[in-house]
Context: one part of a larger RNA
RNA sequence: UUGGGCGUAAAGAGCAUGUAGGUGGAUACUUAAGUCUGUUGUGAAAAUGCGGGGCUCAACCCCGUAUUGCGAUGGAAACUGGGUGUCUUGAGUGCAGGAGAGGAAAGGGGAAUUCCCAGUGUAGCGGUGAAAUGCGUAGAUAUUGGGAGGAACACCAGUGGCGAAGGCGCCUUUCUGGACUGUGUCUGACACUGAGAUGCGAAAGCUAGGGGAGCGAACGGGAUUAGAUACCCCGGUAGUCCUAGCCGUAAACGAUGGGUACUAGGUGUAGGGGGUAUCGACCCCCCCUGUGCCGGAGUUAACGCAAUAAGUACCCCGCCUGGGGAGUACGGCCGCAAGGUUGAAACUC
Numbered sequence: 001u002u003g004g005g006c007g008u009a010a011a012g013a014g015c016a017u018g019u020a021g022g023u024g025g026a027u028a029c030u031u032a033a034g035u036c037u038g039u040u041g042u043g044a045a046a047a048u049g050c051g052g053g054g055c056u057c058a059a060c061c062c063c064g065u066a067u068u069g070c071g072a073u074g075g076a077a078a079c080u081g082g083g084u085g086u087c088u089u090g091a092g093u094g095c096a097g098g099a100g101a102g103g104a105a106a107g108g109g110g111a112a113u114u115c116c117c118a119g120u121g122u123a124g125c126g127g128u129g130a131a132a133u134g135c136g137u138a139g140a141u142a143u144u145g146g147g148a149g150g151a152a153c154a155c156c157a158g159u160g161g162c163g164a165a166g167g168c169g170c171c172u173u174u175c176u177g178g179a180c181u182g183u184g185u186c187u188g189a190c191a192c193u194g195a196g197a198u199g200c201g202a203a204a205g206c207u208a209g210g211g212g213a214g215c216g217a218a219c220g221g222g223a224u225u226a227g228a229u230a231c232c233c234c235g236g237u238a239g240u241c242c243u244a245g246c247c248g249u250a251a252a253c254g255a256u257g258g259g260u261a262c263u264a265g266g267u268g269u270a271g272g273g274g275g276u277a278u279c280g281a282c283c284c285c286c287c288c289u290g291u292g293c294c295g296g297a298g299u300u301a302a303c304g305c306a307a308u309a310a311g312u313a314c315c316c317c318g319c320c321u322g323g324g325g326a327g328u329a330c331g332g333c334c335g336c337a338a339g340g341u342u343g344a345a346a347c348u349c
Base pairs, nucleotide, nucleotide: 003321004320005319006318007303008302012317014200015199016198017197021193022192023191025087026086027085028084029083030082031081033080034079035076036075037074038073039072040071041070042069048066049065050064051063052062053061054060090190091187092186094183095182096181097180102176103175104174105173106172107171108170109153114148115147116146117145118144119143120142124135125134161168162167205246206245207244208243209242210241214240215239219235220234221233222232257316258315259314260313261312262311265294266293267292268291269290270289271288272287273286274285275284298305299304322349323348324347331342332341333340334339
């Protein structure tokens, strides 16, 4: 354990799919489980509460009633539930379209860095606050031509787009998911949420095999400094990349769970549609979906939020309950390990 809450005070699971469960559109008939109502049995007495009464009052005593519950039985049918039928607005489906760094695989491209070969060329280059370590007469830096290899894709680029989240950005092809607009074909409530469960899940890390240009934990050296296990410089191994598997965590953030409905406006932007006008395109007006800014009511402790709500309501899930001890110990489960997950207490303020 009621209650009150969860943007920033403690508190939204990293995200999704979905089982049980909870909740659920319109209409007609029916049923009577819930619900409402009558009668009845029981609910021992005393006590207790309430209303009366008796001892002069009170304590005390007496009478009536309540005793919220359970069972039986008769009735009502608005609501919830069950059953049957019908419906189309929720949901799905069909058709016609356009948008997109959504995902997977294969192939291709240019710029740049590095390295190798060759040419020109000569004494410096590089680096810094200043230097030094470092590279260079065995010919460096610079420059020209050729080659190798890996990784990342300038401009376009935009509080632009797509994705459930993590995330996704050179080009082409193949396979493939979702959303949106219009229409209103078909199904006829098929819906929402979701304990467990399952899947996905940045970076780092791990296992095996490749690859390794640049960058670069660790490490070595040079500086700085009182010292400098750093910041700066010269190097540099794991790693960063690929394939297969594991890990399962992040300030996984909008620090804001999902769904539905309602509640002033203004102004950008992305995708689509309609209308007016026009020879036509633009312009202008309207609608839907996304993404921003401003702002009213309302709300908030304030900051702020404000149709993408933190407003007004309903449904379902997760979570919080003073600080420290502690996301620790022990145990369970998972993992190769690192560790993850679940998760206390003593004590103390």